[in-house]
RNA sequence: CGCUUAUCAAGAAAGGCUGAGGGAAAUGGCCCUAUGAAGCCUUGACAACCUGCACGCUGGUUUGAAAAAACCGCUGUAAGGUGCCAACUCCAUCCCGCGGAAGGCGGGACAGAUAAGUC
Numbered sequence: 001c002g003c004u005u006a007u008c009a010a011g012a013a014a015g016g017c018u019g020a021g022g023g024a025a026a027u028g029g030c031c032c033u034a035u036g037a038a039g040c041c042u043u044g045a046c047a048a049c050c051u052g053c054a055c056g057c058u059g060g061u062u063u064g065a066a067a068a069a070a071c072c073g074c075u076g077u078a079a080g081g082u083g084c085c086a087a088c089u090c091c092a093u094c095c096c097g098c099g100g101a102a103g104g105c106g107g108g109a110c111a112g113a114u115a116a117g118u119c
Base pairs, nucleotide, nucleotide: 002118003117004116005115006114007113008112013043014042015041016040017039021032022031023030026093027092028091029090044085046083049081050080051079052077053076054075056074057073059072060071061070062069063068089111094108095107096106097105098104
């Protein structure tokens, strides 16, 4: 890089260095930005996907004579691995539906992001 599965309406910023762009790509829009973009560093948060932990559960299964144990589920926590900290994944683009119509509403696809797994 590819493939599979899940999620994507919530959440969360300060400081330092630097100095003009940024919001994935293309087009169109809209927005952020010298009251400092992107990037890097530090610290802090957010979240709970994986792992861990619970001296949580009128939960389930199995084992056991029982006491209990193991596993699973749920709940909590946030120590470890990631991720993330403007705007719905900023919005649209392709298809379908609703609608008299719209720069309107809804659904889906594609693409993308993240996690876990996999050759």
A computed fold for a 119-nucleotide RNA from Niastella yeongjuensis, annotated as SAM riboswitch aptamer (S box leader). Of the family's consensus pairs, 94% are formed in the model. The sequence was found by an Rfam model in a public genome assembly. It matches the Rfam family "SAM riboswitch aptamer (S box leader)". Rfam describes the family as follows. The SAM riboswitch is found upstream of a number of genes which code for proteins involved in methionine or cysteine biosynthesis in Gram-positive bacteria. Its family is annotated with regulation of gene expression in the Gene Ontology.